[in-house]
RNA sequence: CGAGUCGGCCAGGCCAUCGCUGUGUCCCUUGCGGGCAUGGAGGAAAGUCCGGGCUCCACAGGGCAGGGCGCCAGGUAACGCCUGGGGGGCGUGAGCCCACGGAAAGUGCCACAGAAAACAUACCGCCUACGUCCGCAAGGACCGGUAAGGGUGAAAAGGUGCGGUAAGAGCGCACCGCGAACGCUGGUAACAGCGUCGGCAGGGAAAACCCCGUCCGGAGCAAGACCAAAUAGGGGGACAUCGAUGCGGCCCGCAGAGUCCCCGGGUAGGUUGCUCGAGCCGCGUGGUGACACGCGGCCCAGAUGAAUGAUGGUCCUCGACAGAACCCGGCUUAUCGGCUGACUCGACUU
Numbered sequence: 001c002g003a004g005u006c007g008g009c010c011a012g013g014c015c016a017u018c019g020c021u022g023u024g025u026c027c028c029u030u031g032c033g034g035g036c037a038u039g040g041a042g043g044a045a046a047g048u049c050c051g052g053g054c055u056c057c058a059c060a061g062g063g064c065a066g067g068g069c070g071c072c073a074g075g076u077a078a079c080g081c082c083u084g085g086g087g088g089g090c091g092u093g094a095g096c097c098c099a100c101g102g103a104a105a106g107u108g109c110c111a112c113a114g115a116a117a118a119c120a121u122a123c124c125g126c127c128u129a130c131g132u133c134c135g136c137a138a139g140g141a142c143c144g145g146u147a148a149g150g151g152u153g154a155a156a157a158g159g160u161g162c163g164g165u166a167a168g169a170g171c172g173c174a175c176c177g178c179g180a181a182c183g184c185u186g187g188u189a190a191c192a193g194c195g196u197c198g199g200c201a202g203g204g205a206a207a208a209c210c211c212c213g214u215c216c217g218g219a220g221c222a223a224g225a226c227c228a229a230a231u232a233g234g235g236g237g238a239c240a241u242c243g244a245u246g247c248g249g250c251c252c253g254c255a256g257a258g259u260c261c262c263c264g265g266g267u268a269g270g271u272u273g274c275u276c277g278a279g280c281c282g283c284g285u286g287g288u289g290a291c292a293c294g295c296g297g298c299c300c301a302g303a304u305g306a307a308u309g310a311u312g313g314u315c316c317u318c319g320a321c322a323g324a325a326c327c328c329g330g331c332u333u334a335u336c337g338g339c340u341g342a343c344u345c346g347a348c349u350u
Stems, first nucleotide, its partner, number of pairs: 001346010012315007020040008028031001042321001046332002049330005054220004066216005071085005086100001087098004101211002106209002109204002123150002125146003131142004158176006177200001178198002181196006224272004234263006245255003279298008316319001
């Protein structure tokens, strides 16, 4: 200098005027009034995909159904997240990727091609030793043997070599591979290394059903709580002295209109939940790290027809994706451009 990998950060700046909204304070003409001061979107506020807080309902304990997750250890309030490690794959490398339990519990599936796709089998080949028959013989036929070679396929029942054989074959041996056989060593563990044993179990796929382990009660701030009109209706009490009216011939009795008072439910409406929180910043300590702890400092939207904007000026590198609605931790997706740290590879110079 070029090419790249991983992480952190920023997200047009400034000024003026006019608005919108929260809070504090002051003033009055007490009105959703005015003055002053001050706060007012994001790294994703998004998708609503996971996890939790909070609230109400349910609940002795346990199970069924349904669903999530799935190497090991740690972090955390918790997680399907994060960190570190193991194994596998990719890259020269920094580094990146992995639905990474079980196919030897069972059932099912594996297109086309192919003899055969899983109880193995034999299309082309190779062999004719043994046995039977024919033949004087060479040889031929039968009965067979075989899976080394060819061919099919994404995949064909270990691989290479030597021996062996009629031809072959873990048939025998060496090395490699394999193992639901065992031991030793290292490691918390996943796992790794070494040794012994076994000629060798047996294909793929569990993102097919399924099995195993583990976790999950349901609904959500329109949760929930409080205050509470008007109108209609409900419950209770008192009044008159039965004088509305009904049942009845009449009395008692029952029902019951009227006036007044009280109570409760509930609608409109209002208040609350509501923003101080697993909070943010700085420093220190422990830890490889995620993170934890300690000390100091800070307060940082809270609306409810729902605010965060408009206009003008100016500067520059001319400005992306996008906007809260109970809160928080993640993941995923969208995103103009820029700053910065660590590292890798290549070329050159000293």